Overview
A computed fold for a 72-nucleotide RNA from a Pseudomonadota bacterium, annotated as transfer RNA. Its Rfam family is "tRNA". The family's RNA type in Rfam is transfer RNA.
RNA sequence: CGGGGCGUAGCGCAGUGGUAGCGCGCCCGCCUUGGGAGCGGGAGGUCGGCUGUUCAAACCAGCUCGCCCCGA
Numbered sequence: 001c002g003g004g005g006c007g008u009a010g011c012g013c014a015g016u017g018g019u020a021g022c023g024c025g026c027c028c029g030c031c032u033u034g035g036g037a038g039c040g041g042g043a044g045g046u047c048g049g050c051u052g053u054u055c056a057a058a059c060c061a062g063c064u065c066g067c068c069c070c071g072a
Base pairs, nucleotide, nucleotide: 001071002070003069004068005067006066007065010024011023012022013021018055026042027041028040029039030038048064049063050062051061052060
């Protein structure tokens, strides 16, 4: 310098045009002598950033930032 992959909740990941979800974790309650487990409920993300396409973008396009891989 060129090419490719990834970036979504504290962590690991789904969602591939139509209201952003799951597991673990966290908080509250029930249960227990207490803790754990179990059961019920809840908080938490404008989807790395900017711009564009569209009635509508996490999703499509361009640029850009970060990480990883390949090539020179």